[in-house]
RNA sequence: AGCAGAGUAGGAUGAUGUGCGUUAAGUGCCAGUUAGACGGGGAGUUGCUAACCGGACGAAAAGUAUUAUACUUGCGGUACAUCAUCCGCAUCCCGCUGCU
Repeated sequence: AGCAGAGUAGGAUGAUGUGCGUUAAGUGCCAGUUAGACGGGGAGUUGCUAACCGGACGAAAAGUAUUAUACUUGCGGUACAUCAUCCGCAUCCCGCUGCU
């Protein structure tokens, strides 16, 4: 110098557990503002995530004990945690490992 490779945050799906809602919050969709994260180091988006705010759409309850609540079974593209599987630095520079 050339070629090849490893590794993160995170994401998706499933299972389990604990909650929340079922008096409709949450999820999903659109717009805005702010912030954050993005292989070991540096930079970093039109991509990602979160918070706030606005808009459109929109729902599954039933039973038992008993009289204001509790429990059970459901339901919700529900929240969090753990586990499993899969995907995985937007990109640029440097570094690491192997070979020549």

This is a predicted structure of a 100-nucleotide RNA (THF (Tetrahydrofolate) riboswitch aptamer) from Lachnospiraceae bacterium KM106-2. Of the family's consensus pairs, 83% are formed in the model. RNAcentral holds the sequence, with entries from Rfam. Taxonomically the source falls in Lachnospiraceae (Bacteria, Bacillati, Bacillota, Lachnospirales).